[in-house]
């Protein structure tokens, strides 16, 4: 000098356990606070999270039971989390690592 590896995380799919179906959650969006970003350092207009708002917005059905509470089954929700598979993957900068 050239080439390359690796993280958090994201997306998707299968599956399991939940939550909601009395509408929370998800998605969109304004403000604000904070956090993380490969082995080390720095780090954004990117990412994620908390809080306060805004606009939008969904699907229930059957059964058990004692009419209720509750429970079960099948659905539904851009639903949460775990596990497996696939894909993507440090914005960027410096150093390091591996091969030549």
């Nucleotide at each position: 000098g050239c080439a390359g590896a690796g993280u958090a995380g994201g997306c998707u799919u299968a599956u399991g356990u939940g939550c909601g179906u009395u509408a929370a959650g998800u998605g969109c969006u304004g403000g604000u606070u904070g956090a993380a970003c490969a082995g080390g350092g720095a780090g954004u207009u990117g990412u994620c999270a908390g809080c306060c708002g805004g606009a939008c917005g969904a699907a229930a059905a059957g059964g058990g039971u004692a009419u209720a509470a509750c429970c079960c089954u099948u659905g539904c929700g851009g639903u949460a989390c775990g596990u497996g598979g696939g894909c993507c993957g440090c914005a960027u900068c410096c150093c390091g690592c591996u091969g030549c």

The RNA shown here (THF (Tetrahydrofolate) riboswitch aptamer) has 100 nucleotides and comes from uncultured Enterocloster sp. The sequence is in RNAcentral, with records from MGnify. Taxonomically the source falls in Enterocloster (Bacteria, Bacillota, Clostridia, Lachnospirales).